[in-house]
């Protein structure tokens, strides 16, 4: 470069949650970091969250974006 290989949206189904959402099955719309971390911002959620109009407190997301860490095959 070429192959091999890898991951897994969405709908369904089962479980956990108040919610955002997660886990598992299926299944592929897509990804070369879609592997790993919630530091930054952005967004979503709180069971009637606190405050009361400025915000705060937890939480959720890594397949929104910056940062960090660290990585597979590879000809001539």
């Nucleotide at each position: 470069a070429a192959a091999g290989g890898g991951c897994a949206a969405a709908c369904c189904c089962c479980g956990a949650g108040c919610a955002a959402u997660c886990g598992g099955g299926c299944g592929a719309c897509g990804c070369a970091a879609a592997g790993c971390c919630a530091c930054g911002g952005a967004u979503c959620c709180c069971u009637g969250g606190a405050g009361c109009u400025a915000u705060c407190g937890g939480g959720a997301c890594a397949g929104c974006c910056g940062g960090g860490c660290c990585a597979c095959c590879g000809a001539a």
RNAcentral holds the sequence, with entries from MGnify. This is a predicted structure of a 76-nucleotide RNA (c-di-GMP-I riboswitch aptamer) from a marine sediment metagenome. The model forms 94% of the base pairs in the Rfam consensus. The coordinates come from a structure-prediction model, not an experiment, and the mean pLDDT is 84.